Predicted 3D model of a 364-nucleotide RNA (Bacterial RNase P class A) from an Anaerolineales bacterium. The source organism's lineage runs through Bacteria, Bacillati, Chloroflexota, Anaerolineae and Anaerolineales.

[in-house]
RNA sequence: CAAGCGGGCCGGGUGAUCGCGUCUGGGGCCGAGGCCUCAGCCGAGGAAAGUCCGCGCUCCACAGAGUACGGUGCCGGGUAACGCCCGGGGCGGGGCGACCUGCCGGAAAAGGGCCACAGAGAAGCGCAUUGCCAGGCCAGGGGCAACCCGGGCCUGGCGAGGGUGAAACGGUGCGGUAAGGGCGCACCGGCGUCCGCUGCAAGGCGGGCGGCCAGGCAUCCCCCACCGGGAGCAAGGCCAAGCAGAGACGAGGCGCUGCUCGCGCCGUUCGAGUCUCGGGUAGGCUGCUAGACCCGGCCAGCAAUGGACGGGCGAGAGAGAUGAUCACCUAGAACAGGACGCGGCUUAUGGGCCCGCUUGGACG
Numbered sequence: 001c002a003a004g005c006g007g008g009c010c011g012g013g014u015g016a017u018c019g020c021g022u023c024u025g026g027g028g029c030c031g032a033g034g035c036c037u038c039a040g041c042c043g044a045g046g047a048a049a050g051u052c053c054g055c056g057c058u059c060c061a062c063a064g065a066g067u068a069c070g071g072u073g074c075c076g077g078g079u080a081a082c083g084c085c086c087g088g089g090g091c092g093g094g095g096c097g098a099c100c101u102g103c104c105g106g107a108a109a110a111g112g113g114c115c116a117c118a119g120a121g122a123a124g125c126g127c128a129u130u131g132c133c134a135g136g137c138c139a140g141g142g143g144c145a146a147c148c149c150g151g152g153c154c155u156g157g158c159g160a161g162g163g164u165g166a167a168a169c170g171g172u173g174c175g176g177u178a179a180g181g182g183c184g185c186a187c188c189g190g191c192g193u194c195c196g197c198u199g200c201a202a203g204g205c206g207g208g209c210g211g212c213c214a215g216g217c218a219u220c221c222c223c224c225a226c227c228g229g230g231a232g233c234a235a236g237g238c239c240a241a242g243c244a245g246a247g248a249c250g251a252g253g254c255g256c257u258g259c260u261c262g263c264g265c266c267g268u269u270c271g272a273g274u275c276u277c278g279g280g281u282a283g284g285c286u287g288c289u290a291g292a293c294c295c296g297g298c299c300a301g302c303a304a305u306g307g308a309c310g311g312g313c314g315a316g317a318g319a320g321a322u323g324a325u326c327a328c329c330u331a332g333a334a335c336a337g338g339a340c341g342c343g344g345c346u347u348a349u350g351g352g353c354c355c356g357c358u359u360g361g362a363c364g
Base pairs, nucleotide, nucleotide: 001360002359003358004357005356006355007354008353009352010351012329013328014327015326016325017324018323020043021042023040024039025038026037027036028035029034030033045335049346050345052344053343054342055341056340057232058231059230060229069228070227071226072225073224074088075087076086077085078084089104090103091102092101093100094099105223106222111221112220113217114216115215130161131158132157133156134155135154136153137152138151140149141148142147170188171187172186173185174184175183189213190212191210192209193208194207195206196205197204198203236286237285238284239283245277246276247275248274249273252266253265254264255263256262293312294311295310296309298307299306300305330333
């Protein structure tokens, strides 16, 4: 320098002119708790999204245990917790490499189920299509003869060879056998078991013994271990018009009308009107944002993360504000916006910056 790999971070800026919302302060208006106006502070995200996991918070339920149902599933650590994160292990796949990526309790012993097509047989003593071997019977060919050759049928032995399949009941060789077969033996592989060293562990390394040779699927049921009550801020709490209800008082009450008179309406068994009470609708207030919070360096740790210290306050609406235009950087900035909060995961995203590493080339 080129091509790549992994990780972290930012995600428009500045200026001008118009705007918007909460809050604080000033002023004004009226129907008295709202409206208008001025100034000031602050005013979306890395994903605010999907709502897929895990929590806080709230209400309801709840003695304990078991069952059912659902979830998780190698080991260790982190965390409030998790199906998340970090580190490690085992078995695979890809890349020259940095690195990326899939899977993970139990199928050997509790049990059931399934394994398409092909194939004789697809899983527990089973399977003979092509085959190998022995015996019996039948007929045939060759040869002077001894004998040789192949064929058909029946019975039995054989799982070796060919063939099918994703998978065929260990592999290679020797011995043995009528032919064969872990039938025996050597080596290799697997499994089980025992021991030593090592690691917190999952495991790793090494050795002994046993011919034990056992197929796959648990993302089919199932078994084992662990975890899990339900609903959600429209949760929940407080205040409370009107109407209806209950109780007490009650002969007057209301309007024209400020007073006197008068008139009208509603009442005095069908009770006008006034007061009180509980529940509670509309409506209002609250929950509501200072927190597993943010920034800085330090300490512990491989890391995730934790700790102490110093500093900071960064939306809280309620039909729902955070925008528009122009200019420049510089090019028409990408995906996109809160609604109780927090930790993750996943998905969307133009562009830019930083760190570490790999392979190749050039130069010193």
A source record names the gene rnpB. Its Rfam family is "Bacterial RNase P class A". Rfam classes the family as a ribozyme.